[in-house]
Context: one part of a larger RNA
RNA sequence: CUGGGCGUAAAGGGAGCGUAGGCGGACUUUUAAGUGAGAUGUGAAAUACCCGGGCUCAACUUGGGUGCUGCAUUUCAAACUGGAAGUCUAGAGUGCAGGAGAGGAGAAUGGAAUUCCUAGUGUAGCGGUGAAAUGCGUAGAGAUUAGGAAGAACACCAGUGGCGAAGGCGAUUCUCUGGACUGUAACUGACGCUGAGGCUCGAAAGCGUGGGGAGCAAACAGGAUUAGAUACCCUGGUAGUCCACGCCGUAAACGAUGAAUACUAGGUGUUGGGGAGCAAAGCUCUUCGGUGCCGCCGCAAACGCAUUAAGUAUUCCACCUGGGGAGUACGUUCGCAAGAAUGAAACUC
Numbered sequence: 001c002u003g004g005g006c007g008u009a010a011a012g013g014g015a016g017c018g019u020a021g022g023c024g025g026a027c028u029u030u031u032a033a034g035u036g037a038g039a040u041g042u043g044a045a046a047u048a049c050c051c052g053g054g055c056u057c058a059a060c061u062u063g064g065g066u067g068c069u070g071c072a073u074u075u076c077a078a079a080c081u082g083g084a085a086g087u088c089u090a091g092a093g094u095g096c097a098g099g100a101g102a103g104g105a106g107a108a109u110g111g112a113a114u115u116c117c118u119a120g121u122g123u124a125g126c127g128g129u130g131a132a133a134u135g136c137g138u139a140g141a142g143a144u145u146a147g148g149a150a151g152a153a154c155a156c157c158a159g160u161g162g163c164g165a166a167g168g169c170g171a172u173u174c175u176c177u178g179g180a181c182u183g184u185a186a187c188u189g190a191c192g193c194u195g196a197g198g199c200u201c202g203a204a205a206g207c208g209u210g211g212g213g214a215g216c217a218a219a220c221a222g223g224a225u226u227a228g229a230u231a232c233c234c235u236g237g238u239a240g241u242c243c244a245c246g247c248c249g250u251a252a253a254c255g256a257u258g259a260a261u262a263c264u265a266g267g268u269g270u271u272g273g274g275g276a277g278c279a280a281a282g283c284u285c286u287u288c289g290g291u292g293c294c295g296c297c298g299c300a301a302a303c304g305c306a307u308u309a310a311g312u313a314u315u316c317c318a319c320c321u322g323g324g325g326a327g328u329a330c331g332u333u334c335g336c337a338a339g340a341a342u343g344a345a346a347c348u349c
Base pairs, nucleotide, nucleotide: 004320005319007303008302012317014201015200016199017198021194022193023192025088026087027086028085029084030083031082033081034080035077036076037075038074039073040072041071042070048066049065050064051063052062053061054060091191092188093187094186095184096183097182098181103177104176105175106174107173108172109171110154114150115149116148117147118146119145120144121143125136126135162169163168206247207246208245209244210243211242215241216240220236221235222234223233258316259315260314261313262312263311266294267293268292269291270290271289272288273287274286275285276284277283278282298305299304322349323348324347331342332341333340334339
């Protein structure tokens, strides 16, 4: 390489858009590049295979035959793939009519809580723990009442509920805006699927500049615990957490399960629509989209998966090939840095 694989054994890219490429619906006509058949030429000898001969046999050698799966030219066929032309509507998209949603961006507003400040009442404790102590408090704390300030997060609703490609999204209102779904069948007429490179998005932490800073809290300090305690517990507390702009580009970025299409028993919840029936709130049946649980066939090493497949098939991409060394070294690209991406070998078991 081939083969075989990729939920948990090694292996699905963090996610999307999309270039090249690969693959691609139905019908008709045509072409003949692929494809199939025939003919001709060539395919040296040796080697190979078959039948014989010669060395006592064999290896070896030698005669004859076959083959040399190939290439070129030419003729024919037209099912399939490809090319050309035309047509279609089942894929895909547009239009129209609807309802659902923490989808995104910006602005404004709100209440509860926390901390702080001011004032009143009031007196000796408060706080914290397994128990304590550090800490706060007679310069009046904690408790309680009133007023004020600030920042951050939005209890209940809340739900294996919803939305989003993923990351993710949760107070309320307004403005701008993306997508999905249902119904209809007016329009386009294969416009599709996948996608190496590429581009964009991408939690938290971290970085740069400027703000902000209530609570929480790496680092740090103190008190405990302990043989020790650079921890777990306690009292404090700075970066950070928040905002704007710019970077970083990684996660157990997980469903540890790439995307798309078709097919293959059912049962039961829930969510968003549509249709039908019954006498209405409602119930029953049915249909499309999502999201769960259980369960056949089948699959699987087992666990389990099972119309949301890990089943049966097709297309395209990524990836794997014993453990350690090692996601290291070197080189290169990117980055302000931290580092990220790519990614070995010696040696060893």